[in-house]
RNA sequence: AGAGUUUGAUCCUGGCUCAGGAUGAACGCUGGCGGCGUGCCUAACACAUGCAAGUCGAACGGUUAAGGCGCCUUCGGGCGCGAAUAGAGUGGCGAACGGGUGAGUAACGCGUGGCCAACCUGCCCCCUCCUCCGGGACAACCUCGGGAAACCGAGGCUAAUACCGGAUGCUCCGGGCCCCCCGCAUGGGGGGCCCGGGAAAGCCCAGGCGGGAGGGGAUGGGGCCGCGUCCCAUCAGGUAGUAGGCGGGGUGACGGCCCACCUAGCUGACGACGGGUAGCCGGACUGAGAGGUCGAUCGGCCACAUUGGGACUGAGACACGGCCCAGACUCCUACGGGAGGCAGCAGUGGGGAAUUUUGCGCAAUGGGGGGAACCCUGACGCAGCAACGCCGCGUGCGGGACGAAGGCCUUCGGGUCGUAAACCGCUUUCGGCAGGGAAGAAUUUUGACGGUACCUGCAGAAGAAGCCCCGGCUAACUACGUGCCAGCAGCCGCGGUAAUACGUAGGGGGCUAGCGUUAUCCGGAUUUACUGGGCGUAAAGGGUGCGUAGGCGGUCUUUCAAGUCAGGAGUUAAAGGCUACGGCUCAACCGUAGUAAGCUCCUGAUACUGUCUGGCUUGAGUGCAGGAGAGGAAAGCGGAAUUCCCAGUGUAGCGGUGAAAUGCGUAGAUAUUGGGAGGAACACCAGUAGCGAAGGCGGCUUUCUGGACUGUAACUGACGCUGAGGCACGAAAGCGUGGGGAGCAAACAGGAUUAGAUACCCUGGUAGUCCACGCUGUAAACGAUGAGUACUAGGUGUCGGAGGUUACCACCUUCGGUGCCGCAGCUAACGCAUUAAGUACUCCGCCUGGGGAGUACGCACGCAAGUGUGAAACUCAAAGGAAUUGACGGGGGCCCGCACAAGCAGCGGAGCAUGUGGCUUAAUUCGAAGCAACGCGAAGAACCUUACCAGGGCUUGACAUGACCGUGAAGCCGGGGAGACCCGGUGGCCGAGAGGAGCGGUCACAGGUGGUGCAUGGCUGUCGUCAGCUCGUGUCGUGAGAUGUUUGGUUAAGUCCAGCAACGAGCGCAACCCCCGCCGCAUGUUGCCAGCACCUCGGGUGGGCACCCAUGCGGGACCGCCGGAGUCAAUCCGGAGGAGGGCGGGGACGACGUCAAGUCAUCAUGCCCCUUAUGCCCUGGGCUGCACACGUGCUACAAUGGCCGGUACAGCGGGAUGCGAUGGCGCGAGCCGGAGCGGAUCCCUGAAAGCCGGCCCCAGUUCGGAUUGGGGGCUGCAACCCGCCCCCAUGAAGUCGGAGUUGCUAGUAAUCGCGGAUCAGCAUGCCGCGGUGAAUGCGUUCCCGGGCCUUGUACUCACCGCCCGUCA
Repeated sequence: AGAGUUUGAUCCUGGCUCAGGAUGAACGCUGGCGGCGUGCCUAACACAUGCAAGUCGAACGGUUAAGGCGCCUUCGGGCGCGAAUAGAGUGGCGAACGGGUGAGUAACGCGUGGCCAACCUGCCCCCUCCUCCGGGACAACCUCGGGAAACCGAGGCUAAUACCGGAUGCUCCGGGCCCCCCGCAUGGGGGGCCCGGGAAAGCCCAGGCGGGAGGGGAUGGGGCCGCGUCCCAUCAGGUAGUAGGCGGGGUGACGGCCCACCUAGCUGACGACGGGUAGCCGGACUGAGAGGUCGAUCGGCCACAUUGGGACUGAGACACGGCCCAGACUCCUACGGGAGGCAGCAGUGGGGAAUUUUGCGCAAUGGGGGGAACCCUGACGCAGCAACGCCGCGUGCGGGACGAAGGCCUUCGGGUCGUAAACCGCUUUCGGCAGGGAAGAAUUUUGACGGUACCUGCAGAAGAAGCCCCGGCUAACUACGUGCCAGCAGCCGCGGUAAUACGUAGGGGGCUAGCGUUAUCCGGAUUUACUGGGCGUAAAGGGUGCGUAGGCGGUCUUUCAAGUCAGGAGUUAAAGGCUACGGCUCAACCGUAGUAAGCUCCUGAUACUGUCUGGCUUGAGUGCAGGAGAGGAAAGCGGAAUUCCCAGUGUAGCGGUGAAAUGCGUAGAUAUUGGGAGGAACACCAGUAGCGAAGGCGGCUUUCUGGACUGUAACUGACGCUGAGGCACGAAAGCGUGGGGAGCAAACAGGAUUAGAUACCCUGGUAGUCCACGCUGUAAACGAUGAGUACUAGGUGUCGGAGGUUACCACCUUCGGUGCCGCAGCUAACGCAUUAAGUACUCCGCCUGGGGAGUACGCACGCAAGUGUGAAACUCAAAGGAAUUGACGGGGGCCCGCACAAGCAGCGGAGCAUGUGGCUUAAUUCGAAGCAACGCGAAGAACCUUACCAGGGCUUGACAUGACCGUGAAGCCGGGGAGACCCGGUGGCCGAGAGGAGCGGUCACAGGUGGUGCAUGGCUGUCGUCAGCUCGUGUCGUGAGAUGUUUGGUUAAGUCCAGCAACGAGCGCAACCCCCGCCGCAUGUUGCCAGCACCUCGGGUGGGCACCCAUGCGGGACCGCCGGAGUCAAUCCGGAGGAGGGCGGGGACGACGUCAAGUCAUCAUGCCCCUUAUGCCCUGGGCUGCACACGUGCUACAAUGGCCGGUACAGCGGGAUGCGAUGGCGCGAGCCGGAGCGGAUCCCUGAAAGCCGGCCCCAGUUCGGAUUGGGGGCUGCAACCCGCCCCCAUGAAGUCGGAGUUGCUAGUAAUCGCGGAUCAGCAUGCCGCGGUGAAUGCGUUCCCGGGCCUUGUACUCACCGCCCGUCA
């Protein structure tokens, strides 16, 4: 000293929370010793028992035990004396202190400083004087009586330091007179004279203790005053002894304290009165301080003593352990009546989260009594209990690696607990045992504590460690368990199968005889801001003005010295705090010394503020001269328009809307003409124009009237500013009474819209809108910005005035108003910026997290509606402001894409194929799920595959590695069995050996298509071949971030150009790579054949490599050339040339990222799970099941067609358990057969559509081919479930397909066939190939997707968002 928490991120505002300290504490776990402290905070609740205030025989009378002496004795004892003891009484002092408590009290109660000339003061100290003479009683006691008791009554006797009378008496008290001195007022002090009044007590005994009067001191008290002393104004008025006076009473004393009379005052926003709460202070805790909170222990004051009241005694009380009365309660009672008061010490019950012994002692300190001895003292000194607090100490120290065992973790190597332990050596504080043994005591006596502290000796590491925490804040991490469960949590938040946040363990961190938790206070919180905050948008400027109190106030001068400043004095008790030193071994604790703000007084200073005096004119105001204005009020006038009425013309509609309908109209509307009525509002002018304090003000004229401005400088002379209360004004709506009512129009009605439509739209329509008078008093009454003054760059409009200049237009200067832009400065930013939100001063108003709530209650106002004032419980961890990046918008701009449009062919209807859902099943294995799952993983499910099901089997295993032991292998044949497998036979491995292979057994282990694609790698899909995504440096911004990447052009493109606080760069784009299109060169076999030759006529042969072609290398295209457009650009348009022209066509190639997208079943892999099974083998079945639904396809519905015959032309590819020619057989599938070919040579390989010719004639057909029957072929161990093909027969639905929906922009769509992968066999699928070969594109409004800029946003898991209400 700060930190966490609002957001995707940021800055700010703002609340909540944490880290610190503290406690009379309590609770949980734990607990060795000592010292010093502390210990009913609750029921001022009730109390059993004991103790807590007595003492004096030297004040007094009397009684008296034991013992002593004397006498007597009936030996039991009696009497007397004297000292002493004891109990009660008279009397004295004390009991008013000490001790307790905090109920009451908001008060002169307390604190602080003063005052009393308005007072008292026992015991104590000093001084002066006195202490004389008398008298009568009452207790005790005795007798009698009453009562249960407490206790009482009557009679009788008696003493005193008890009581009474008298004397004397000091100016002691009262009165009168005189003199002197003094004071803040009343007044006080001293001296003198006269009159009146007032005292005393003795005791012990020779030295004291007492008594009385007066004066003084000291101590203690009483009274008065200034200042200070909590919350509520939702308590605003209070008050009859009230305020004062005169007189009196009362008191120690002043006083309305009390009383009679008189007066009508007194007090309050500087907070009276009322309500709530509370003992106050020294101080304690906290804090940097200012401050906040508290008032236990110790100390001062106050108040109280069961509750309320009262007085008595006394120096002192209205009296805790006194009295009286009343109340409640408890107890006793013979029912008549009595007794009691722990908030003293201990203790009990009760209450409570919670607070101790019915201890010891008067040894010390202190107190009461006494002459003293001494007695009393639960004050006090000690001890006991309690970790309640503070302080100190200990639970050992050193060595000790094989880093033991064990625990935990592990990547299995190891790491860690850890020198920790064991073990070796040493020590003995504390505790234990034993011995000695204080100080505290002064002064001979006397020590509760105490055989304590302390000292010494002995034994032995011996008896002594826990608690909390380990996600961030905050220091400390792993494993297992659990699986939004159990639980944690101070805030944020953790837990839904890998949890450092739950529980346990290991380890670690912190503190330590404690550690945590809870509660409370301060701090952090500058979050009530005096120090030290704010109010345009975060909470916060009153709607506006006038103005009262108050606050503040120009310039010169005088006075005073209140504020202010300086010096001095008093006080600020002690304790506490701080500093220094000292005492207990240290410390806590204790001792000694020093140390202050405040208040008061004295002296001084006079700049500033204030007071007083006299001036001044610049603030303010007045006069005079002007012009501007929807400023206000009243009266009158005007035209346009709407509506209505009358009349005319005129006819079928009008009106209204997105479209309609309700409505109006043949009883004549709308339209149009003329006339009339009535109400309301004033087009154009009109303007970031004007006026007004605000609300607000708009036709014209008149009257009345407010304010501002300019000029002038005659007058006043600070007269000013602000303004709590107060008063006034105050839009619209609303209210009251009475008018008025054309249009408009809440409510209401109807028509539409809609899922509904109590709305938006339409047709009507009443209050109201208008006027007069009266109320209401609010608003986004906003510039969301109070008023005033001064100062602080400019530029540019505009309104009003003045001056200068001027022929005019203009221009310059200046004052006031009103706008925009902008510097400094300010601001969280946005923004404000001489009209401040800048710099300062003055005054007022207001704010203190969100919700609850501008609600409730109270009060005031109002006719009402309501307005003003204005909470709390409860609840949340936020609510907010500004700005940023994205995303989104049925926002805007620009631009793309087969996105739409234009067009062609389809799908959706049919049959079949295939995939999926669903259903079914022993099983129909699993995955894929909008686009981007669904002819997808499957480029080949009859067995196998195969992961599924049923059944039969195996258990070191079908497979890998290693170790050990044993052993005459495997294979082949036969038999059994569905098969796996079992049995029998045969066979007889390499090596000299050791050993190896194989097999059997045992042990480590194998194995899993079991789970998690939300633990992962890899790979893939998608946005998207979209044009984007970023970085470095610089710059801007407090920051997120921006700039660059925006802008203007241009492009397919962030492609390029230009500009620019940016300059560069990277990943993307493009290019580089492959294929196709043109040309050249090279090479010519298996390719080719122009010319030559031969020929069986076929490039077949010779020959040739020109051409085609093949496959290598090159060339070619770059807006290069020309013209135009364009910024002398990029680029675009047109043209020439060219095989090709503006990216030539196609492919490969996919930026940062998004979708927790897909895949644990390709593979790999963490963790979890199975282990005679979730592994492995086998037979059979299933993945093909079928009432349905969807996707993708094939074939069609026909004549641009179908069928038959003839005939032409490809390319890509493939081929050795393979492709398979010629030839032969079969209608055909195919079969027989085998030449050639690892292939530019041979084969697959006859391409088909096409072309030529013929038939069909619009028909469910010569279309269509499903389905089914029969017969064959092929593959394969095997075609039943469940293959493909052929032939014959059968010939179904279907006549172009609803809503809707897909693809395609050129060699494309469409159409036609061919090849290949997989594959024994099995494509309508998939991947390729060539043949034939279109139509359309105006255009970008709309749908979908996307890019860039911009705008709004309360969205940011981002519109499939957020969020409101109702219900559960």
Predicted 3D model of a 1368-nucleotide RNA (small-subunit ribosomal RNA) from an uncultured bacterium. The coordinates come from a structure-prediction model, not an experiment, and the mean pLDDT is 87. The RNAcentral record of the sequence draws on ENA. Rfam family: Bacterial small subunit ribosomal RNA. Rfam links the family to the GO terms structural constituent of ribosome and ribosome.